[in-house]
RNA sequence: AAUGACAAAGCCAAACCACGAGCGACCGUGGGACGGAAAGUCACGGGUCUCCAUGAGAUAGCCGGAUUGCCGAAC
Numbered sequence: 001a002a003u004g005a006c007a008a009a010g011c012c013a014a015a016c017c018a019c020g021a022g023c024g025a026c027c028g029u030g031g032g033a034c035g036g037a038a039a040g041u042c043a044c045g046g047g048u049c050u051c052c053a054u055g056a057g058a059u060a061g062c063c064g065g066a067u068u069g070c071c072g073a074a075c
Base pairs, nucleotide, nucleotide: 004071011036012035016031017030018029019028020027034061040067041066042065044064045063046062047059048058049057050056051055
């Protein structure tokens, strides 16, 4: 540098439920685990979605890209 083991130490947490913020997509906290090797972070490109709609937003767990990072066999 590349790679991701029926390994180990840890990590995150879908649906759903409760409470709270928001017109909404959706978000936060707690419970809960379907999954995840970047399911860490960033709306830069594409996609999808929302609305007080030609503008403003949501989604990083839709894909690409950028950037940072834990562990450790084989090759």
The RNA shown here (c-di-GMP-I-GGC riboswitch aptamer) has 75 nucleotides and comes from an uncultured delta proteobacterium. The model forms 90% of the base pairs in the Rfam consensus. The sequence was found by an Rfam model in a public genome assembly. Its mean pLDDT, the model's own confidence on a scale to 100, is 87.